This is a predicted structure of an 83-nucleotide RNA (c-di-GMP-I-GGC riboswitch aptamer) from an Anaerolineae bacterium. The model forms 95% of the base pairs in the Rfam consensus. The prediction has a mean pLDDT of 89.
RNA sequence: UCCGAAAAAGGCAAACUCAGCGAAAGCUGAGGACGCAAAGCUAUGGGUCUACAGCAUUCGCUAGGAUCGCCAGGCCGCCGAAG
Numbered sequence: 001u002c003c004g005a006a007a008a009a010g011g012c013a014a015a016c017u018c019a020g021c022g023a024a025a026g027c028u029g030a031g032g033a034c035g036c037a038a039a040g041c042u043a044u045g046g047g048u049c050u051a052c053a054g055c056a057u058u059c060g061c062u063a064g065g066a067u068c069g070c071c072a073g074g075c076c077g078c079c080g081a082a083g
Stems, first nucleotide, its partner, number of pairs: 002083001003080002011036002016031006034069001040075003044072003047067004054061002
């Protein structure tokens, strides 16, 4: 360094509920744990979701927005057996 233990310490927190914010996707706080070795940070590429506004006026399309707990990329990082 790779790697990740029926290891230890510490960490995060899905669904759901309540409160707030938002047009929505969704976000924040509290409760709560399905899971996670980067489930830490980052929207750069792809994916997915949304579409107040704009175009079209039927379906839709799109600026923009959301998601890193969808996959890559970038940055940083705890612990330590076997190999």